[in-house]
This is a predicted structure of a 77-nucleotide RNA (transfer RNA) from Sulfurimonas sp. It was read from a public genome assembly. Its Rfam family is "tRNA". From the family's description: Transfer RNA (tRNA) molecules are approximately 80 nucleotides in length. Model confidence (mean pLDDT): 82 of 100.
RNA sequence: GCGUUCGUAGCUCAGCUGGAUAGAGCACCGGUUUGCGGUACCGGCGGUCAGGGAUUCGAAUUCCUUCGAGCGCACCA
Numbered sequence: 001g002c003g004u005u006c007g008u009a010g011c012u013c014a015g016c017u018g019g020a021u022a023g024a025g026c027a028c029c030g031g032u033u034u035g036c037g038g039u040a041c042c043g044g045c046g047g048u049c050a051g052g053g054a055u056u057c058g059a060a061u062u063c064c065u066u067c068g069a070g071c072g073c074a075c076c077a
Stems, first nucleotide, its partner, number of pairs: 001073007010026004019057001028044005050066005
């Protein structure tokens, strides 16, 4: 450089054939329980869905582009 897969909460991941307020577990915070802590249970916080543009009544989802990551190939004479 070319091809390909991917980017969603602090972490690991769901999210169907485009549909209205984007979710789960862990972590974190608070409460109950406990002599304290842990465990368990209950509640809460946390999101530009990588950035930008396009299509559409409507985009995490489709298209283009940029950035980043993984893999394969080529170059490195």